[in-house]
């Protein structure tokens, strides 16, 4: 260093409900534990979502472009870290 155990000690904490905060998307507490060896931090890429403006298009929900913004538990990338069995 790669790597990831029926290992030890610890650690996050999906969805549902609740309560604030936001037009949202979502975010913070609470409960809650579905998973998590980075499920620890970062919007750098791709990606999905919201909102308002414009522009095409349908019967009609729809799609593009720009702007703002959400997501880190969608994939990649950058930074950092707990442990230590077998290879």
């Nucleotide at each position: 260093c790669g790597c990831g155990a029926u290992a030890a000690g610890g650690g996050c904490a999906a969805a549902c409900c609740c309560c604030c905060g936001g037009u949202g998307a979502c975010g913070g507490g609470g409960u809650g534990a579905c998973g998590c060896a980075a499920a620890g931090c970062u919007a750098c890429g791709g990606g999905c979502c919201u909102g308002a403006a414009u522009g095409a298009g349908u019967g009609g929900u729809u799609c593009a472009u720009u702007c703002a913004g959400g997501c880190a538990g969608c994939c990649g990338g950058g930074c950092u870290g707990c442990c230590g069995a077998a290879c």
Molecule: c-di-GMP-I-GGC riboswitch aptamer
Organism: uncultured Acidobacteriota bacterium